[in-house]
């Protein structure tokens, strides 16, 4: 110095669920609340996941319109994955 394995100090984060705000949903803020996290920090420009207002196609239908399929430009980083990085015995 690099790479694996761990033990402790000190301190972070915050799932489910409830409440309010907020979106078409998906989710997202706040506040209570902890089930887990050594990257649960940061990144939606690679996979994947969700949702589908609009939009497209298809059926009915005189018409509005309604139905079904699809499709992110909308989400999720606590799903892989990139990317910086605290402290410390043997």
């Nucleotide at each position: 110095c690099u790479a694996a394995a761990u033990a402790a100090u000190g301190g972070g984060c915050a799932a489910a669920c409830u409440u309010a705000u907020u979106g078409a949903a998906a989710g997202a803020u706040a506040a209570g609340g902890a089930c887990g996290c050594a990257a649960a920090g940061c990144c939606a420009a690679g996979g994947g996941u969700c949702u589908a207002a609009g939009g497209u196609a298809u059926a009915u239908g005189u018409a509005a319109a309604u139905a079904u399929a699809u499709u992110a430009u909308g989400a999720c980083a606590g799903c892989c994955g990139g990317u910086u990085g605290c402290c410390u015995g043997c």